[in-house]
This is a predicted structure of a 367-nucleotide RNA (Bacterial RNase P class A) from a Planctomycetota bacterium. The model forms 95% of the base pairs in the Rfam consensus. A source record names the gene rnpB. The prediction has a mean pLDDT of 76. Lineage of the source: Bacteria > Pseudomonadati > Planctomycetota.
RNA sequence: AGAGUUGUUCGGGCUGUCGCGGCUGGCUUUGGGUCAGUCGAGGAAAGUCCGGGCUCCAUAGGGCACAGUGGUGGCUAACGGCCACCGAGGGCGACCUCAGGGAUAGUGCAACAGAAAACGAACCGCCUAAGUGGCUUCGGCCACCGGCAAGGGUGAAAAGGUGAGGUAAGAGCUCACCGCGCGUUUGGUGACAAACGUGGCAGUGUAAACCCCACUGGGAGAAAGCCCGAAUAGGGAGGGGAGGCGCGGCCCGCGCUGUUUUUAACCUCCGGGUAGGGCGUUUGAGGCCAACGGCAACGUUGGCCCCAGAGAAAUGGCAGUCACUUCUUCGGAAGGACAGGACCCGGCUUAAAGGACAACUCUCCAU
Repeated sequence: AGAGUUGUUCGGGCUGUCGCGGCUGGCUUUGGGUCAGUCGAGGAAAGUCCGGGCUCCAUAGGGCACAGUGGUGGCUAACGGCCACCGAGGGCGACCUCAGGGAUAGUGCAACAGAAAACGAACCGCCUAAGUGGCUUCGGCCACCGGCAAGGGUGAAAAGGUGAGGUAAGAGCUCACCGCGCGUUUGGUGACAAACGUGGCAGUGUAAACCCCACUGGGAGAAAGCCCGAAUAGGGAGGGGAGGCGCGGCCCGCGCUGUUUUUAACCUCCGGGUAGGGCGUUUGAGGCCAACGGCAACGUUGGCCCCAGAGAAAUGGCAGUCACUUCUUCGGAAGGACAGGACCCGGCUUAAAGGACAACUCUCCAU
RNA backbone atom coordinates (compact mmCIF):
# COMPACT_ATOMS: atom_id res chain seq x y z
C1' A A 1 0.00 0.00 0.00
C1' G A 2 -3.82 -3.51 -1.20
C1' A A 3 -7.38 -7.25 0.31
C1' G A 4 -10.13 -8.89 4.46
C1' U A 5 -12.16 -10.60 9.73
C1' U A 6 -14.46 -9.32 14.35
C1' G A 7 -16.45 -5.87 17.76
C1' U A 8 -18.03 -1.03 19.42
C1' U A 9 -20.27 3.54 18.01
C1' C A 10 -22.58 7.98 15.38
C1' G A 11 -26.54 8.45 12.29
C1' G A 12 -26.00 15.89 11.70
C1' G A 13 -24.72 20.64 15.13
C1' C A 14 -26.03 25.86 16.10
C1' U A 15 -29.11 30.39 15.34
C1' G A 16 -33.65 32.84 13.90
C1' U A 17 -38.82 32.41 12.88
C1' C A 18 -43.90 30.19 12.56
C1' G A 19 -46.46 26.13 15.03
C1' C A 20 -47.88 21.39 18.37
C1' G A 21 -48.46 18.12 23.27
C1' G A 22 -47.60 17.39 28.83
C1' C A 23 -46.31 19.63 33.62
C1' U A 24 -45.37 23.97 36.96
C1' G A 25 -46.17 29.14 38.00
C1' G A 26 -48.34 34.18 36.98
C1' C A 27 -52.51 37.15 34.93
C1' U A 28 -57.55 36.82 33.65
C1' U A 29 -63.95 38.28 32.03
C1' U A 30 -63.62 31.38 35.97
C1' G A 31 -66.23 29.43 29.92
C1' G A 32 -61.55 28.84 28.84
C1' G A 33 -57.82 31.89 27.13
C1' U A 34 -52.89 34.14 27.48
C1' C A 35 -47.70 34.74 29.10
C1' A A 36 -43.17 32.66 31.21
C1' G A 37 -40.26 28.39 32.53
C1' U A 38 -39.31 23.30 31.66
C1' C A 39 -39.63 18.44 29.25
C1' G A 40 -41.03 16.13 24.54
C1' A A 41 -39.21 9.03 20.08
C1' G A 42 -35.34 4.97 18.02
C1' G A 43 -31.13 1.94 17.17
C1' A A 44 -34.30 -0.38 15.51
C1' A A 45 -39.76 2.95 18.74
C1' A A 46 -40.92 -2.11 13.50
C1' G A 47 -42.32 -7.62 13.10
C1' U A 48 -45.26 -9.27 17.54
C1' C A 49 -41.30 -14.39 17.01
C1' C A 50 -39.49 -16.07 22.15
C1' G A 51 -38.95 -14.99 27.66
C1' G A 52 -40.51 -12.42 32.16
C1' G A 53 -42.93 -8.63 35.52
C1' C A 54 -48.02 -7.23 36.57
C1' U A 55 -53.52 -8.49 36.57
C1' C A 56 -57.82 -11.56 36.51
C1' C A 57 -59.77 -16.55 35.90
C1' A A 58 -58.86 -21.76 36.84
C1' U A 59 -56.27 -25.24 40.03
C1' A A 60 -55.85 -31.63 45.82
C1' G A 61 -51.93 -35.04 43.95
C1' G A 62 -50.44 -37.83 39.72
C1' G A 63 -50.83 -39.54 34.68
C1' C A 64 -52.27 -39.46 29.30
C1' A A 65 -52.62 -36.37 25.08
C1' C A 66 -50.58 -31.93 22.71
C1' A A 67 -46.70 -28.27 21.96
C1' G A 68 -41.69 -26.67 22.53
C1' U A 69 -36.48 -27.44 23.53
C1' G A 70 -31.98 -30.85 22.68
C1' G A 71 -23.18 -31.07 23.07
C1' U A 72 -20.99 -29.39 28.21
C1' G A 73 -20.35 -25.76 32.08
C1' G A 74 -21.88 -20.99 33.52
C1' C A 75 -24.90 -16.06 33.44
C1' U A 76 -29.90 -14.34 34.24
C1' A A 77 -36.16 -12.62 36.96
C1' A A 78 -36.60 -15.89 32.74
C1' C A 79 -35.62 -17.58 27.75
C1' G A 80 -35.60 -20.93 22.08
C1' G A 81 -31.12 -15.33 24.68
C1' C A 82 -25.89 -14.40 26.05
C1' C A 83 -20.66 -16.01 27.55
C1' A A 84 -16.78 -19.68 27.74
C1' C A 85 -15.39 -24.45 26.25
C1' C A 86 -15.98 -29.37 23.45
C1' G A 87 -17.07 -31.89 18.77
C1' A A 88 -18.08 -31.78 13.31
C1' G A 89 -17.68 -28.93 8.69
C1' G A 90 -15.60 -24.55 5.75
C1' G A 91 -11.48 -20.80 5.05
C1' C A 92 -3.96 -20.02 3.59
C1' G A 93 -5.49 -17.06 7.91
C1' A A 94 -8.02 -13.53 11.36
C1' C A 95 -12.50 -16.16 11.74
C1' C A 96 -17.29 -18.32 10.25
C1' U A 97 -21.42 -22.17 10.27
C1' C A 98 -24.12 -26.23 12.95
C1' A A 99 -32.31 -28.42 15.96
C1' G A 100 -25.03 -30.76 17.90
C1' G A 101 -29.62 -36.61 22.24
C1' G A 102 -30.86 -41.82 20.27
C1' A A 103 -30.33 -45.61 13.75
C1' U A 104 -28.73 -53.69 17.42
C1' A A 105 -36.50 -50.77 20.81
C1' G A 106 -39.90 -50.90 16.65
C1' U A 107 -42.00 -49.04 11.83
C1' G A 108 -41.34 -46.47 7.24
C1' C A 109 -38.47 -44.45 3.10
C1' A A 110 -33.97 -44.59 -0.26
C1' A A 111 -36.81 -41.53 -6.95
C1' C A 112 -33.86 -42.25 -11.64
C1' A A 113 -29.78 -45.11 -12.92
C1' G A 114 -27.73 -49.71 -11.61
C1' A A 115 -26.30 -56.68 -11.31
C1' A A 116 -27.28 -55.28 -6.35
C1' A A 117 -30.22 -49.76 -2.05
C1' A A 118 -29.65 -54.02 3.24
C1' C A 119 -30.14 -61.11 6.36
C1' G A 120 -26.82 -58.81 2.25
C1' A A 121 -25.14 -58.22 -4.77
C1' A A 122 -22.28 -60.04 -9.99
C1' C A 123 -23.60 -56.54 -15.84
C1' C A 124 -18.70 -55.98 -18.02
C1' G A 125 -14.48 -58.23 -16.15
C1' C A 126 -10.56 -61.69 -13.75
C1' C A 127 -9.32 -67.15 -12.89
C1' U A 128 -9.28 -72.61 -14.55
C1' A A 129 -5.76 -74.93 -8.93
C1' A A 130 -9.67 -79.10 -7.66
C1' G A 131 -14.02 -82.21 -10.12
C1' U A 132 -16.61 -84.22 -14.83
C1' G A 133 -16.59 -84.86 -20.19
C1' G A 134 -14.31 -84.33 -25.07
C1' C A 135 -10.06 -83.51 -28.42
C1' U A 136 -4.74 -83.99 -28.74
C1' U A 137 0.87 -83.05 -32.58
C1' C A 138 1.02 -85.50 -25.23
C1' G A 139 3.12 -79.40 -24.64
C1' G A 140 -1.80 -78.51 -23.78
C1' C A 141 -6.81 -76.80 -25.68
C1' C A 142 -12.30 -76.54 -25.29
C1' A A 143 -16.94 -77.14 -22.66
C1' C A 144 -19.52 -77.91 -18.10
C1' C A 145 -19.55 -77.55 -12.89
C1' G A 146 -17.44 -73.59 -10.45
C1' G A 147 -14.25 -69.64 -7.80
C1' C A 148 -13.47 -63.98 -7.04
C1' A A 149 -15.02 -59.04 -5.55
C1' A A 150 -9.07 -56.50 -7.10
C1' G A 151 -10.39 -53.34 -11.82
C1' G A 152 -14.49 -50.92 -15.04
C1' G A 153 -19.46 -49.07 -15.05
C1' U A 154 -24.40 -46.91 -12.15
C1' G A 155 -25.63 -43.74 -8.19
C1' A A 156 -26.34 -38.59 -3.34
C1' A A 157 -24.80 -43.13 -1.05
C1' A A 158 -22.01 -49.78 -3.00
C1' A A 159 -20.29 -53.57 2.45
C1' G A 160 -13.10 -49.70 5.88
C1' G A 161 -8.39 -46.83 3.23
C1' U A 162 -2.99 -47.15 1.51
C1' G A 163 1.09 -50.48 0.83
C1' A A 164 3.27 -55.35 1.15
C1' G A 165 2.83 -60.58 1.50
C1' G A 166 -0.26 -64.29 -0.35
C1' U A 167 -3.17 -66.83 -4.41
C1' A A 168 -5.30 -70.27 -10.12
C1' A A 169 -7.43 -65.40 -9.67
C1' G A 170 -8.69 -62.87 -5.43
C1' A A 171 -10.19 -61.37 -0.65
C1' G A 172 -8.66 -58.50 6.72
C1' C A 173 -6.94 -64.28 4.09
C1' U A 174 -2.21 -62.40 6.84
C1' C A 175 0.96 -58.17 8.31
C1' A A 176 2.40 -52.59 8.99
C1' C A 177 0.31 -47.71 9.32
C1' C A 178 -4.31 -44.84 9.33
C1' G A 179 -9.56 -45.11 10.51
C1' C A 180 -13.45 -47.66 13.49
C1' G A 181 -15.54 -50.64 17.77
C1' C A 182 -14.52 -52.36 22.84
C1' G A 183 -11.66 -52.21 27.52
C1' U A 184 -8.23 -50.00 31.06
C1' U A 185 -5.45 -45.92 32.89
C1' U A 186 -4.48 -40.73 33.13
C1' G A 187 -6.14 -35.44 32.64
C1' G A 188 -10.65 -32.40 32.90
C1' U A 189 -16.56 -30.13 37.20
C1' G A 190 -18.11 -31.78 32.35
C1' A A 191 -18.86 -32.28 26.98
C1' C A 192 -14.36 -34.73 25.73
C1' A A 193 -9.10 -35.70 24.92
C1' A A 194 -4.52 -38.55 25.21
C1' A A 195 -1.79 -43.05 26.00
C1' C A 196 -1.79 -48.31 26.27
C1' G A 197 -4.13 -52.87 25.25
C1' U A 198 -7.52 -55.52 22.33
C1' G A 199 -11.18 -57.05 18.11
C1' G A 200 -9.82 -58.37 11.62
C1' C A 201 -13.90 -54.92 11.12
C1' A A 202 -19.60 -56.90 12.28
C1' G A 203 -27.29 -54.99 9.27
C1' U A 204 -25.39 -48.28 4.88
C1' G A 205 -28.02 -43.65 5.22
C1' U A 206 -32.31 -40.95 6.91
C1' A A 207 -35.26 -38.91 13.43
C1' A A 208 -36.56 -29.94 10.75
C1' A A 209 -40.01 -39.20 8.84
C1' C A 210 -43.15 -41.66 12.60
C1' C A 211 -40.99 -42.91 17.02
C1' C A 212 -37.87 -43.49 21.81
C1' C A 213 -35.35 -40.72 25.84
C1' A A 214 -34.58 -36.29 28.94
C1' C A 215 -36.29 -31.48 30.32
C1' U A 216 -39.99 -27.44 30.12
C1' G A 217 -45.10 -25.66 29.51
C1' G A 218 -52.67 -24.08 33.16
C1' G A 219 -55.55 -20.03 30.29
C1' A A 220 -56.30 -14.96 28.82
C1' G A 221 -54.10 -10.35 28.19
C1' A A 222 -54.03 -3.25 29.49
C1' A A 223 -60.29 -3.32 25.41
C1' A A 224 -55.84 -7.17 31.67
C1' G A 225 -57.91 -5.44 36.04
C1' C A 226 -59.34 -2.17 40.56
C1' C A 227 -62.16 2.13 42.64
C1' C A 228 -65.90 6.28 42.53
C1' G A 229 -70.42 6.91 40.15
C1' A A 230 -75.18 10.34 37.99
C1' A A 231 -79.97 11.28 34.91
C1' U A 232 -83.61 7.83 32.93
C1' A A 233 -85.59 2.85 32.96
C1' G A 234 -85.63 -1.97 35.54
C1' G A 235 -84.91 -4.87 40.69
C1' G A 236 -85.63 -5.23 46.34
C1' A A 237 -87.61 -3.44 51.32
C1' G A 238 -90.86 -0.24 54.08
C1' G A 239 -94.80 3.32 54.08
C1' G A 240 -99.20 4.41 51.36
C1' G A 241 -104.13 4.11 50.11
C1' A A 242 -108.41 3.96 45.72
C1' G A 243 -107.47 5.25 42.28
C1' G A 244 -103.96 5.52 37.94
C1' C A 245 -103.12 5.76 32.49
C1' G A 246 -104.88 6.75 27.27
C1' C A 247 -108.57 9.33 23.84
C1' G A 248 -104.11 16.84 21.57
C1' G A 249 -106.49 21.56 26.95
C1' C A 250 -111.32 20.85 30.29
C1' C A 251 -116.11 18.09 31.35
C1' C A 252 -119.09 13.86 30.18
C1' G A 253 -118.29 9.33 28.08
C1' C A 254 -115.45 5.08 26.38
C1' G A 255 -111.14 1.73 26.68
C1' C A 256 -107.07 -0.57 29.64
C1' U A 257 -105.43 -1.61 34.59
C1' G A 258 -106.20 -1.98 39.91
C1' U A 259 -109.28 -1.82 44.50
C1' U A 260 -112.12 -7.72 50.93
C1' U A 261 -104.69 -4.34 50.82
C1' U A 262 -99.95 -9.81 48.53
C1' U A 263 -100.31 -6.25 43.73
C1' A A 264 -101.66 0.81 41.15
C1' A A 265 -100.33 6.18 41.69
C1' C A 266 -97.26 8.58 45.22
C1' C A 267 -93.16 8.92 49.25
C1' U A 268 -88.57 7.10 51.70
C1' C A 269 -84.48 3.83 51.75
C1' C A 270 -81.22 -0.12 49.64
C1' G A 271 -78.60 -2.66 45.71
C1' G A 272 -76.59 -3.84 40.61
C1' G A 273 -75.39 -1.77 35.93
C1' U A 274 -74.76 2.40 32.09
C1' A A 275 -72.71 7.61 30.72
C1' G A 276 -68.67 9.94 32.90
C1' G A 277 -64.26 10.27 36.13
C1' G A 278 -59.88 8.30 38.76
C1' C A 279 -56.15 4.44 39.40
C1' G A 280 -53.19 0.71 36.88
C1' U A 281 -49.32 4.29 33.89
C1' U A 282 -44.26 5.27 34.01
C1' U A 283 -39.04 5.38 39.94
C1' G A 284 -37.86 1.00 36.83
C1' A A 285 -34.88 -6.56 36.95
C1' G A 286 -34.00 2.26 35.47
C1' G A 287 -29.72 5.30 33.34
C1' C A 288 -24.52 7.28 33.68
C1' C A 289 -19.61 7.14 36.06
C1' A A 290 -15.92 4.77 39.16
C1' A A 291 -13.73 0.81 42.07
C1' C A 292 -13.54 -4.38 42.99
C1' G A 293 -14.48 -9.91 41.64
C1' G A 294 -14.75 -12.91 37.05
C1' C A 295 -11.25 -15.24 30.64
C1' A A 296 -16.24 -13.58 29.59
C1' A A 297 -21.61 -13.19 29.80
C1' C A 298 -22.38 -10.94 34.43
C1' G A 299 -22.23 -9.62 39.64
C1' U A 300 -21.17 -6.50 44.21
C1' U A 301 -20.34 -1.72 46.34
C1' G A 302 -20.20 3.69 46.14
C1' G A 303 -21.51 8.43 43.89
C1' C A 304 -24.62 11.24 40.61
C1' C A 305 -29.30 11.75 37.64
C1' C A 306 -34.99 11.75 36.83
C1' C A 307 -35.05 11.11 31.12
C1' A A 308 -42.16 11.35 26.52
C1' G A 309 -46.19 9.74 28.51
C1' A A 310 -51.83 11.49 26.79
C1' G A 311 -57.08 11.40 24.77
C1' A A 312 -57.99 8.48 18.62
C1' A A 313 -53.24 10.18 19.64
C1' A A 314 -48.20 16.34 20.19
C1' U A 315 -42.85 15.67 19.03
C1' G A 316 -43.33 19.57 12.75
C1' G A 317 -42.35 23.40 8.64
C1' C A 318 -39.23 27.34 6.59
C1' A A 319 -34.67 30.36 6.30
C1' G A 320 -29.45 31.06 7.40
C1' U A 321 -24.76 29.05 8.76
C1' C A 322 -21.11 25.26 9.96
C1' A A 323 -19.56 20.14 9.35
C1' C A 324 -19.87 15.67 5.95
C1' U A 325 -20.45 13.22 0.91
C1' U A 326 -20.67 13.71 -4.55
C1' C A 327 -20.11 16.74 -8.96
C1' U A 328 -17.76 21.21 -10.86
C1' U A 329 -16.80 25.60 -16.12
C1' C A 330 -13.66 26.70 -9.17
C1' G A 331 -18.23 31.13 -9.21
C1' G A 332 -21.04 27.24 -7.28
C1' A A 333 -24.71 23.15 -7.48
C1' A A 334 -26.90 18.78 -5.43
C1' G A 335 -27.69 15.21 -1.37
C1' G A 336 -28.80 13.11 3.82
C1' A A 337 -31.14 6.48 4.63
C1' C A 338 -34.38 2.96 7.44
C1' A A 339 -38.18 4.52 10.11
C1' G A 340 -42.39 7.03 14.61
C1' G A 341 -43.71 5.24 21.36
C1' A A 342 -49.07 3.69 23.70
C1' C A 343 -48.57 -1.09 30.49
C1' C A 344 -43.31 -2.06 31.24
C1' C A 345 -38.74 -4.78 30.70
C1' G A 346 -34.79 -8.69 28.61
C1' G A 347 -33.79 -10.83 23.81
C1' C A 348 -34.14 -12.46 18.66
C1' U A 349 -35.22 -11.24 13.66
C1' U A 350 -35.96 -7.86 9.78
C1' A A 351 -34.98 -2.60 7.44
C1' A A 352 -31.03 0.93 6.78
C1' A A 353 -27.89 6.79 2.77
C1' G A 354 -23.40 7.79 4.79
C1' G A 355 -19.49 7.75 8.35
C1' A A 356 -15.97 7.05 12.96
C1' C A 357 -12.89 4.04 16.26
C1' A A 358 -10.34 -0.37 18.16
C1' A A 359 -8.14 -5.22 17.82
C1' C A 360 -6.57 -8.90 14.51
C1' U A 361 -5.32 -11.72 9.62
C1' C A 362 -3.18 -12.44 4.61
C1' U A 363 -0.25 -10.58 0.36
C1' C A 364 3.29 -7.16 -1.72
C1' C A 365 7.05 -3.17 -1.24
C1' A A 366 10.88 -0.35 1.58
C1' U A 367 14.35 -0.17 5.74
Rfam family: Bacterial RNase P class A. Its family is annotated with tRNA processing, dimeric ribonuclease P complex and ribonuclease P activity in the Gene Ontology.